Context: one part of a larger RNA
Molecule: large-subunit ribosomal RNA, domain II
Organism: Candidatus Nitrosopolaris sp.
RNA sequence: GCCAGGGAGUUUGUUGUCAUGGCGAGCUUAACCUGUUUACACAGGGAAAGCGAAGGGAAACCGAAUUCGCGCAGCAUGUAAAUGCAAGGCGAAGGAUCUGAAAGGGUCUCGAGUCAUGGCAAUAAGGCUAGAAACCGGACGAUCUAGUCCUGGAUAAGACGAAGGCGGGCGAAAGCCCGCUGGAGGUCUGCAAGGGUCCUGACGUGCAAAUCGGUCCCCUGAUCUGGGAUUAGGGGUCAAAAACCAAUCUAGUCCGGUGAUCGCUAGUUCCCACCGAAGUGGAUCGCAGUCCUGCCUUAGUGGAGACGGCUUGUUCUGUAGAGCACCGAUCGGACGGUAAGGGCCCGAAAGGGCUCGCCAUCCAUUCGAACUCCGAAUGUACAAGCGUCGUAGAGACUAGGAGACGGGUUUAUGUGGGGUAAGCCUCAUAACCGAAAGGGGGACAACCCAGACUAAAGUUAAGGUCCCCAAAUGUCUGCUAAGUGUCAAACAGAAGGGCGUUUUCAGGCAGAGACAGCAGGAAGGUAGGCUUAGAAGCAGCCAUCCUUUAAAGAGUGCGUAACAGCUCACCUGCCGAGCUCGGAAGCCCCGAAAAUGGACGGGGCUCAAGUAGACUACCGAUACUUUAGACCACCGGCAAUGCCGGUGCGUGGUAGGUGGGCGUAGUGAUUGGGUAGAAGCUGGGCUGUGAAGUCCAGUGGACCGAUCUAACUAUUGCAGAUCCUGGC
Numbered sequence: 001g002c003c004a005g006g007g008a009g010u011u012u013g014u015u016g017u018c019a020u021g022g023c024g025a026g027c028u029u030a031a032c033c034u035g036u037u038u039a040c041a042c043a044g045g046g047a048a049a050g051c052g053a054a055g056g057g058a059a060a061c062c063g064a065a066u067u068c069g070c071g072c073a074g075c076a077u078g079u080a081a082a083u084g085c086a087a088g089g090c091g092a093a094g095g096a097u098c099u100g101a102a103a104g105g106g107u108c109u110c111g112a113g114u115c116a117u118g119g120c121a122a123u124a125a126g127g128c129u130a131g132a133a134a135c136c137g138g139a140c141g142a143u144c145u146a147g148u149c150c151u152g153g154a155u156a157a158g159a160c161g162a163a164g165g166c167g168g169g170c171g172a173a174a175g176c177c178c179g180c181u182g183g184a185g186g187u188c189u190g191c192a193a194g195g196g197u198c199c200u201g202a203c204g205u206g207c208a209a210a211u212c213g214g215u216c217c218c219c220u221g222a223u224c225u226g227g228g229a230u231u232a233g234g235g236g237u238c239a240a241a242a243a244c245c246a247a248u249c250u251a252g253u254c255c256g257g258u259g260a261u262c263g264c265u266a267g268u269u270c271c272c273a274c275c276g277a278a279g280u281g282g283a284u285c286g287c288a289g290u291c292c293u294g295c296c297u298u299a300g301u302g303g304a305g306a307c308g309g310c311u312u313g314u315u316c317u318g319u320a321g322a323g324c325a326c327c328g329a330u331c332g333g334a335c336g337g338u339a340a341g342g343g344c345c346c347g348a349a350a351g352g353g354c355u356c357g358c359c360a361u362c363c364a365u366u367c368g369a370a371c372u373c374c375g376a377a378u379g380u381a382c383a384a385g386c387g388u389c390g391u392a393g394a395g396a397c398u399a400g401g402a403g404a405c406g407g408g409u410u411u412a413u414g415u416g417g418g419g420u421a422a423g424c425c426u427c428a429u430a431a432c433c434g435a436a437a438g439g440g441g442g443a444c445a446a447c448c449c450a451g452a453c454u455a456a457a458g459u460u461a462a463g464g465u466c467c468c469c470a471a472a473u474g475u476c477u478g479c480u481a482a483g484u485g486u487c488a489a490a491c492a493g494a495a496g497g498g499c500g501u502u503u504u505c506a507g508g509c510a511g512a513g514a515c516a517g518c519a520g521g522a523a524g525g526u527a528g529g530c531u532u533a534g535a536a537g538c539a540g541c542c543a544u545c546c547u548u549u550a551a552a553g554a555g556u557g558c559g560u561a562a563c564a565g566c567u568c569a570c571c572u573g574c575c576g577a578g579c580u581c582g583g584a585a586g587c588c589c590c591g592a593a594a595a596u597g598g599a600c601g602g603g604g605c606u607c608a609a610g611u612a613g614a615c616u617a618c619c620g621a622u623a624c625u626u627u628a629g630a631c632c633a634c635c636g637g638c639a640a641u642g643c644c645g646g647u648g649c650g651u652g653g654u655a656g657g658u659g660g661g662c663g664u665a666g667u668g669a670u671u672g673g674g675u676a677g678a679a680g681c682u683g684g685g686c687u688g689u690g691a692a693g694u695c696c697a698g699u700g701g702a703c704c705g706a707u708c709u710a711a712c713u714a715u716u717g718c719a720g721a722u723c724c725u726g727g728c
Base pairs, nucleotide, nucleotide: 001728002727003726004725005724006723011125012124013123014122015121016120017119018118019117020116021115022114023113026051027050032045033044034043035042036041055062056061066093067092068091069090070089074085075084076083077082094109095108096107097106098105099104128267129266130265131264135257136256137255138254139253140252146231147230148229149228150227151226152225153224154223155221157189158188159187160185164181165180166179167178168177169176170175194217195216198214199213201212202211233249235245236244270661271660272659273658274657275656281292282291283290284289295403296401297400298399299398300397301396305389306388307387309386310385311384312383313382314381316379321374322372323371327368328367329366332363333362334361336359337358338357341356342355343354344353345352346351407433408432409431411430412429413428414427417425418424438449439448440447453629454628455627456626457625458624459623463619464618465617466603467602468601472616474615475614476613477612478611479610485605486604496590497589498588500587501586502585503584504583505582507580508579509578517574518573519572520571521570523547524546525545528542529541530540553568557566558565630651631650632648633647634646635645636644637643638642662717664714665713666712667711668708669707670706671705672704673703680699681698682697683696684695685694686693687692
């Protein structure tokens, strides 16, 4: 992992509610007794208790004959309109009681309950199942290991050479020196033994739940070790690591309390039909929970309006915007004031003057969530009209059952606050996902289209039509040369540049010849004056006139020491038609850097299959239409648990509510099958929306079904729980 079997909302009491039934101002027995019966059980007896029939009040205490009106369904009359009666319902009055000085207010009152059975829920219990770490009690453990005690055992070889001793020498002595001997030591090197440093080696489903290899520490001692004893769980033992106490230790193990508890996690078993959520507000030792509200569902009461859309009118407002009239801030200027501050001036000083600064006014400038002289759209409320829904019963109300109280996103819009920003945080409105499948977007919860009862055919939406890949290598007109691009967005390209190219707008020049090119001229006063060694158009300063001219600056640049020389402005000739300058727009280019080789989805495409505009076809979904069928709700009819006909812009669905069914085991009643082959198993056919049912064949070899008049009862349905047991 697979298969088979097992495996989780149960039981009892109480309470609430609904349904059905009995009796009804009453209802009902419990224990127990008697009778019958094989037994379960049944019949009769048994009101003790209980609920109800009166409430109000803390209590003392006091204590409800009811009446009237409106009116739905229904009934009656009526051709109809309508009228009358009017259960239930609603309202008013009256009444009881409490409070109050009173007014007023609270509760109650115009008789319906009770018992049984069943469904659902709550509650007490282990309480749907499984799961802690823990806590407490009693036992069992020191064959591992820690300490201690008793009694034994073990320790190659070598090195160093303490005290002491002997001999010799010296010395007055104390003593010193030399040689030999001696053999001390928690001494040294190093076997066995013991340990376990490093390789963070091998191994790491191992040889092994701690091993293997090399390396290393220690090896006469606080050494190693056999056997025997002892210390026990909040206890031991500890040269101390909270280490060890039998592969278990910040409190051993086993059994018990025990089904501890868990707001946490996992699982929770057949089918179909109808409806269908919430992640908001308040509270919480509250934030992984729970309670109330809102939202879902089911049943009922009731009997006429309800509303999300549109239009118009009115009411309210102080936002967006705008503005500076107030408040606050702000740039410049003018004018006036002040002289406690800074600076400067006058003066011997006292003091004086000027200016900056400060304050006020005026003119012009820029701003504000906590500014407003102003001020929308939207929104709120009301009214009317239209529209939609509603007597086929809406809105509202009552009762039962929930779930949920982690939301998300984008999206769009609008805020807020923080932040460089964020698929960021926090809000509001709407949509969507959640709980929504299908088509498109390459893939892609929430982007676009569109809300899936079943089957078939057709038509479209979004999006597409060269090939992958269904449909145009479609038509017309432009642009792009960068493979730009082939991206609706999510999912990238900025500031700034471009004599790339296209379009457009405006100005100027131009057959009296423009622009470009080539050629010629470019003079005189004068080398202007000053400066200077020099300064002659051209270092610098000042001025910048006149003449001749087609034109020529007291000079545009190069150049010289200074001149010279070249050149330009300006003019003319040749040439012959557009030239020049500025702005805007489209596409394109540069700006442009990331780690395996690589992405327009790919191939590929410029002879567009790129891009902009216009047009016509076609493809394309569970959408729409048609046909057939199923179910649901409601209406009508009938021979009424059903059938027939009709209506429906009915039938996606998580949590969840409700309804109807299938199957398993047993009981009761009725009725069947089986050795001429039961159950079970294997394979197949058919029927049913489905759970399932039935038939056939084989196997098997003894039991097994069907029906139910509202049958009844339940250890009743498995794919999951690292589920349990067994097999493979």